[in-house]
Background
FMN riboswitch aptamer (RFN element), 115 nucleotides, folded computationally. The coordinates come from a structure-prediction model, not an experiment, and the mean pLDDT is 82. Its Rfam family is "FMN riboswitch aptamer (RFN element)". Gene Ontology term of the family: FMN binding. About the family: The RFN element is a highly conserved domain that is found frequently in the 5'-untranslated regions of prokaryotic mRNAs that encode for flavin mononucleotide (FMN) biosynthesis and transport proteins. The model forms 100% of the base pairs in the Rfam consensus.
RNA sequence: CUCGAACUUCGGGGCGGGGUGUGAUUCCCCACCGGCGGUACAGCCCGCGAGCGCAACAGCGCAGAACCGGUGAGAUUCCGGUGCCGACAGUAGAGUCUGGAUGAUAGAAGUCGAU
Numbered sequence: 001c002u003c004g005a006a007c008u009u010c011g012g013g014g015c016g017g018g019g020u021g022u023g024a025u026u027c028c029c030c031a032c033c034g035g036c037g038g039u040a041c042a043g044c045c046c047g048c049g050a051g052c053g054c055a056a057c058a059g060c061g062c063a064g065a066a067c068c069g070g071u072g073a074g075a076u077u078c079c080g081g082u083g084c085c086g087a088c089a090g091u092a093g094a095g096u097c098u099g100g101a102u103g104a105u106a107g108a109a110g111u112c113g114a115u
């Protein structure tokens, strides 16, 4: 350095103010948040994960969103500006509350072993 049906640990953030209403952290105005790998540093480029469907395993399928300008060899990733998006169940209609979940997973670091 590479490998492993081995082991350990880690592994998701966010509703604060006002309005209407019998009732809303769910509606309206303002606010706030951004998993993992790749790549010039990315929620919205490529891929993965969580979620949902096919009874179940496997497998397959479904599954969100960005433009303009600048710098540069190189950036839809940096800088400036203006936008946009967000599973399922519950409940006054939820990215932010409660629940499945003290769960699971993409993966990260380390240990051990093999070469």
Base pairs, nucleotide, nucleotide: 002114003113004112006111007110008109009108010107016030017029018028019027031096032095033086034085035048036047037046038045043084044083051062052061053060054059066082067081068080069079070078088099089098090097